[in-house]
RNA sequence: GGCUAGGUAGCUCAGCCGGUCAGAGCGCGGCACUCAUAAUGCUGAGGUCGGCGGUUCGAUUCCGCCCCUAGCCA
Numbered sequence: 001g002g003c004u005a006g007g008u009a010g011c012u013c014a015g016c017c018g019g020u021c022a023g024a025g026c027g028c029g030g031c032a033c034u035c036a037u038a039a040u041g042c043u044g045a046g047g048u049c050g051g052c053g054g055u056u057c058g059a060u061u062c063c064g065c066c067c068c069u070a071g072c073c074a
Base pairs, nucleotide, nucleotide: 001073002072003071004070005069006068007067010026011025012024013023019057028044029043030042031041032040050066051065052064053063054062
């Protein structure tokens, strides 16, 4: 340098064919339970959906370029 896969919450990952406010588990805060802790249950906060453009009435989703990670080839 080329090709492939990926980048979504602090971490690990879903998100089907573009369409209200983007989700789960773990973690974190609060409450309940307990003598107390763990576990468990309830609840809450937390997101420029990698960046910039384009298409569209509308983009996490489609297209282009760039950045980053992993693998393969050279």